The part of an RNA shown here (large-subunit ribosomal RNA, domain VI) has 250 nucleotides and comes from a Patescibacteria group bacterium. Its mean pLDDT, the model's own confidence on a scale to 100, is 81.

Context: one part of a larger RNA
């Protein structure tokens, strides 16, 4: 661009393609067939955990957490003190989000059809026989098409279904404000009739009892006020801040 007759936006059939469909063990049959004995099944029915793969999710366990809390050295800065800078993040002790395995969880089950080798039924040709490049029938494998996952209507046979618009409008786009989306674009939310980020407020959560003062020790220090102070990526709410504006369009 197309999709034979309008534009749009969401869901979606499934031609057809692409993938997976794994292993161990225990019980019973049964110490049975089999075997001189040693030794020792198949088939069947019933059960288990791990191994192994693959997807999925951080409720748990941990990991990681360099813009979060605390100690604490040693320099600079500092009157002191509080605070700050350096020095792997300075070292250490914790740790929210998020990301993460070894952590959780979930499957790897079951079963169809048509078959192949092979096994066979009924059965002439040939009165017997004979599974049959004889009519006829049947059974048969992780393979083959199904069942299970993923992509899929450019499947030109170009499917289907709901809704929305008949005009500067449905809706797209550009541009801001953003994202559990991302290299860029894409994608996904939102643009004042707004909670989209961001400030703030309450709050899970961390960290662990600030500073400043009273109290007590000669002092290092303690005690109290103080489950304090501080706080990042969570969660609710509040429009203060920033979400100007151009365009396409049947």
């Nucleotide at each position: 661009c197309g999709c034979u007759u309008g534009g749009a936006c969401u869901u979606u059939u499934g031609a057809g393609g692409a993938g997976g469909u794994a292993c161990u063990c225990c019980u019973a049959c049964a110490g049975u067939a089999c075997g001189a004995g040693a030794g020792g099944a198949c088939c069947u029915a019933g059960g288990a955990u791990g191994u192994g793969a693959a997807a999925a999710u951080c409720c748990c366990u941990g990991g990681u957490g360099u813009a979060c809390c605390g100690g604490u050295u040693g320099a600079c800065u500092c009157a002191c003190a509080a605070g700050g800078u350096c020095a792997u993040c300075g070292c250490c002790g914790g740790g929210u989000a998020g990301c993460u395995a070894u952590a959780u969880u979930u499957u790897c089950a079951a079963u169809u059809g048509a078959u192949a080798a092979g096994c066979a039924c009924u059965g002439a040709a040939u009165g017997c026989a004979u599974c049959u490049c004889a009519a006829g029938u049947g059974c048969g494998a992780a393979g083959c098409a199904g069942u299970c996952u993923c992509c899929a209507a450019g499947a030109u046979u170009a499917g289907a279904a709901g809704u929305c618009c008949a005009g500067a409008u449905a809706a797209c786009u550009u541009c801001g404000c953003g994202g559990a989306a991302g290299a860029a674009u894409a994608c996904c939310g939102c643009g004042c009739a707004u909670a989209u980020a961001g400030a703030c407020c309450u709050u899970a959560g961390g960290u662990g009892u600030a500073a400043g003062c009273u109290c007590u020790g000669u002092a290092a220090g303690g005690u109290g006020u103080u489950u304090a102070g501080c706080c990042a990526a969570g969660a609710g709410g509040u429009a203060c801040u920033a979400a100007u504006u151009a365009g396409u369009g049947a």